[in-house]
Context: one part of a larger RNA
Parts: sequence; C1' cells; structure tokens
RNA sequence: CUGGGCGUAAAGGGCACGUAGGCGGUUCAUCGGGUUGAAAGUUCAAGUCGCCAAAAACAGGCGGAAUGCUCUCGAAACCAAUGAACUUGAGUGAGACAGAGGAGAGUGGAAUUUCGUGUGUAGGGGUGAAAUCCGGAGAUCUACGAAGGAAGGCCAAAAGCGAAGGCUGCUCUCUGGGUCCCUACCGACGCUGGGGUGCGAAAGCAUGGGGAGCGAACAGGAUUAGAUACCCUGGUAGUCCAUGCCGUAAACGAUGAGUGUUCGCCCUUGGUCUACUAGGAUGAGGGGCCCAGCUAACGCGUGAAACACUCCGCCUGGGGAGUACGGUCGCAAGACCGAAACUC
Repeated sequence: CUGGGCGUAAAGGGCACGUAGGCGGUUCAUCGGGUUGAAAGUUCAAGUCGCCAAAAACAGGCGGAAUGCUCUCGAAACCAAUGAACUUGAGUGAGACAGAGGAGAGUGGAAUUUCGUGUGUAGGGGUGAAAUCCGGAGAUCUACGAAGGAAGGCCAAAAGCGAAGGCUGCUCUCUGGGUCCCUACCGACGCUGGGGUGCGAAAGCAUGGGGAGCGAACAGGAUUAGAUACCCUGGUAGUCCAUGCCGUAAACGAUGAGUGUUCGCCCUUGGUCUACUAGGAUGAGGGGCCCAGCUAACGCGUGAAACACUCCGCCUGGGGAGUACGGUCGCAAGACCGAAACUC
C1' cells in the first nucleotide's frame, strides 16, 4: 500500500460556515468526448508462449499470442455535454405557535458580610474531640437603618432552546434560528467538504475598574511516627465587569455529516386535523422498554451500534512520547503539525 476497522479494545476532527474537489432527482430530444461491437494496420527494447539447435544455467535464431496505439464502419442504454420541460429534493412567501437562543439597557426581593444606633450580659465560634480565632475597648443573640458585591430559591421537569461551547429573578429595545399548515411561488438552485474563515467551558495572560461570599498560594491550630494533606481559624491571586489575547477539556452520546428503507408498546414537549370531553389520525422533538437484525460481550435497537449509498476525519503492538528537532501561532503560559534510536 492493500485489507480490515473507529460506543467501551488503537481510531470521529470541540463545533459550524464554506472554496477547490468528490458525489448527486424525474422526463424528452440532440450529440458521439468517455463507453461498447466488428474489421484492418502497427507492435522498438524487455517480458511471455511455441519451434530450432544447444544445454547445469545464462546466452543465439525464427514465429505466435496478449497488451498498447492508429485508422475505418456501427450502437446510443449508462457517464459527460447541449437544448427543452417537470415537482417529489432544496428554497421563498402567507397564516399560526413554542422557547433559560443571542446582545444591550434598566429594575426588584431573600440571604451572607460590614458599618451605625438601641436593648442586653458572658460567653461565642468550631470539632470526632479540641485548639488557633472573636469577646467587659461589651461579642454571640435581638430590633431598626445604611452600604456594597455576587448569585438567581419556589416554579423545575427524563421539560425547553442553541451548531457546539452553553443558556434560568423581572421588564424594555434590537436580533438569529426552529416547528406546524389547507395551500401559493420557484424549478435541482442539492449533500459533503482537503486547505481557509469564524465560534469555542474552566483555568491562565494584558490594561483599567470592582471586591460581599467563596477561595489556589500562604500563615496558624489540630491529627499523626511524620502530615509540605484530609479537619479547623484566617487569607492573597482569582472568581465579577469592560476591552483584547489564549484555543484547550472525560469539548462525551467516549457514537462525523447527509439521504433513503425497516415489527411494535408506553410516557412526554409544542403544532395540525377530527371527534367529543375517553380517544383517534398526522408530521417535528425529548425519554423508557422491546421484534428482526447487528455486536467479542456489554449492549444498540425508526433519535440504530440494523440494511444501503455519498463525502470528510482518523487507526495500524506497548513503552520511548504527544517527547526531541524543525516550522507556524502566542505577551507569556503554551498550542498545532510531529519523529527516531533504544527497549519489551
């Protein structure tokens, strides 16, 4: 390389948009580039087969076949091309509908903390038990008031929305997508997507704010043989906001995207139709069981890991190693691409 694979054994890119490329619906006509049938010509060297001779083998001479190429005469199903048309794929419009989808601005309540004032007096706090710690300079508790920051109780759900990351108090403004639907329009405009571009939790970085609670580092108290920990008392960065960077995660459904086909049952979200107040039908989602089938098993099972097709990514024994070198990117941390020797 081929072959075989990628839920858990090695292996699905974190996710999307999209260029080149690959693949692509139905009908008719034209064409004859690919394709295909027949015939002819040519076929160097090497290879192969046969013959001649020779022979251990190589080497020599002659001929054939096959393949390739050229030319001629045909075919027109398929691929390509051209022209015309269609509506089922894709899309647009009308009418409904649901939603923590995104961005900005404003605003309310509970609670923690701190501060002020009043009341009040000796403890409070913490733990397995304690101590560090706070407290007669009046704590804890309690009442009222104020400040400030962060997070969103109940509703709440296997619920909903989003491509993924993710998204939850309330109101307003701007804005993306989706579902259903008698229908109307358009007429293959599609799928995938190497490079590329954008988005991308947390932590981290830069500058400027903010800082209630929590809390790496750090300090102290315990525990212990020791305790650079688990437990406790404190506590800085950080967590929050704005702008820019980073570009990684068990970024997981450990399951790429798309299309079609294939027994059923139950629950649920939001539509449509019909019934009526039980239900039935239908298409779009979210869950639970299961037939066939698949699977090494576990399990999956119309939301497939079944049956097929198209395109992309990836794997090829363990360690060395996601390391070294080199390159690109980054302020840095580092990220991405990514070996070999050696060893088992």